[in-house]
Context: one part of a larger RNA
RNA sequence: CCACGGUUAAGGAACUAGGCAAAUUAGCCCCGUAACUUCGGGAGAAGGGGCGCCUCGCGAGAGGCCGCAGUGAAGAGGUCCAGGCGACUGUUUAGCAAAAACACAGGACUCUGCCAAAUCGAAAGAUGAAGUAUAGGGUCUGACACCUGCCCGGUGCCGGAAGGUUAAGGAAGGGGCUUAGGGGUAACUCGAAGGUCUUGACUGAAGCCCCGGUAAACGGCGGCCGUAACUAUAACGGUCCUAAGGUAGCGAAAUUCCUUGUCGGGUAAGUUCCGACCUGCACGAAUGGUGUAACGAUCUGGACACUGUCUCAACCGUGAGCUCG
Numbered sequence: 001c002c003a004c005g006g007u008u009a010a011g012g013a014a015c016u017a018g019g020c021a022a023a024u025u026a027g028c029c030c031c032g033u034a035a036c037u038u039c040g041g042g043a044g045a046a047g048g049g050g051c052g053c054c055u056c057g058c059g060a061g062a063g064g065c066c067g068c069a070g071u072g073a074a075g076a077g078g079u080c081c082a083g084g085c086g087a088c089u090g091u092u093u094a095g096c097a098a099a100a101a102c103a104c105a106g107g108a109c110u111c112u113g114c115c116a117a118a119u120c121g122a123a124a125g126a127u128g129a130a131g132u133a134u135a136g137g138g139u140c141u142g143a144c145a146c147c148u149g150c151c152c153g154g155u156g157c158c159g160g161a162a163g164g165u166u167a168a169g170g171a172a173g174g175g176g177c178u179u180a181g182g183g184g185u186a187a188c189u190c191g192a193a194g195g196u197c198u199u200g201a202c203u204g205a206a207g208c209c210c211c212g213g214u215a216a217a218c219g220g221c222g223g224c225c226g227u228a229a230c231u232a233u234a235a236c237g238g239u240c241c242u243a244a245g246g247u248a249g250c251g252a253a254a255u256u257c258c259u260u261g262u263c264g265g266g267u268a269a270g271u272u273c274c275g276a277c278c279u280g281c282a283c284g285a286a287u288g289g290u291g292u293a294a295c296g297a298u299c300u301g302g303a304c305a306c307u308g309u310c311u312c313a314a315c316c317g318u319g320a321g322c323u324c325g
Base pairs, nucleotide, nucleotide: 002319003318004317005316006315007314008313010311011310014309019306027051028050029049030048031047036041038143052065053064054063055062056061066070078304079303080302081301082300083299084298085296086295090102091101106141107140108139109138110137111136112135118127119126120125144291145290146289147288149221150220151219154218155217156214157213158212159211160210163209164208165207169203170202173199174198175197176196177195178194181190182189183188222240223239224238225237226236249283250280261277262276263275264274265273
């Protein structure tokens, strides 16, 4: 000097990013126990008191004894207040993340009529299911309470079939080549049928265009100007654009840039925290909105208790290191 363990005057979080670590608390019996609440809880809330041994007594109990100390050693909750997130018990990154992530019961949409849809497979076949729409698959949301607004123009999906467009295929007709034959002295020319190459009116499904529907489908949810008898503000009006212009609720928020916004609370002092305000850079309703008892090795702020975290360090034990041997 280091590791592990123990003790410490006075103070008691002044430490620190942060009470990290440590300390406190702890068992059993009795008393007592708030807000809130889904009436189950919260709750071991909190906060108090008791606890050994001996004699007598059936017991209730009465009397007595010792120590600093009687759950006499060990083992054995610290507690409270407020807020965020997630309802909860669960699950997860085997080896840096346990969470607010995943799951969840519940909710919704959608597909599927059975040889189901969906999935695996080249197929046979299998799962689904020895199930049958109160079933099975997919997607989203995520207990519960109160709710879930407007937009179908774009994209998707569903329905429609009148019209437009449209493939292979079919195909009337046209053109070229070929030539039995005809014409011609010859060169050459005409040329049926068939074959072949090509062109092709017309015919021709779905799809797309088109017409509707659909947002708990993907998604989206405005700007400028003026106006009230102080001022300020604008219930009101005008105008442009849009498919429609953000409703309820919430709001400097896990979202707020400016920002340590402003006001209030807590502190002697508070970029954090809590309550408000609303000027929402850039909340917002199942990519759910707002609440919410209980729950959480969750996160944030505060308080009591407690302490070597600290002021500020000291001593002891064990083991390393180091020195000597």
Molecule: large-subunit ribosomal RNA, domain IV
Organism: activated sludge metagenome